RNA sequence: GCUCGGGUGGCGGAAUUGGCAGACGCGUAUGGUUGAGGUCCAUAUGGAGCAAUCCUUGGGGGUUCAAGUCCCCCCUCGAGUA
Repeated sequence: GCUCGGGUGGCGGAAUUGGCAGACGCGUAUGGUUGAGGUCCAUAUGGAGCAAUCCUUGGGGGUUCAAGUCCCCCCUCGAGUA
């Protein structure tokens, strides 16, 4: 250089028929249990905002009523190849 695959909350990681973004797990917060802790149980947990609401899938653009998902360019990580 060429070919292929990946990039999504604090972390891992789902969402392929294009239709509520973040399931599930970890972590964290509060409470319960305990003499105290661990374990275990319950609830909550992307960001901004008093709220209504707005924003958010590596960056930019396009298609569409609607894009994490399809198309184009770029960045970055990994694998293959000479």
Transfer RNA from uncultured Victivallis sp., 82 nucleotides, folded computationally. Its mean pLDDT, the model's own confidence on a scale to 100, is 80. It matches the Rfam family "tRNA". Its family is annotated with triplet codon-amino acid adaptor activity in the Gene Ontology.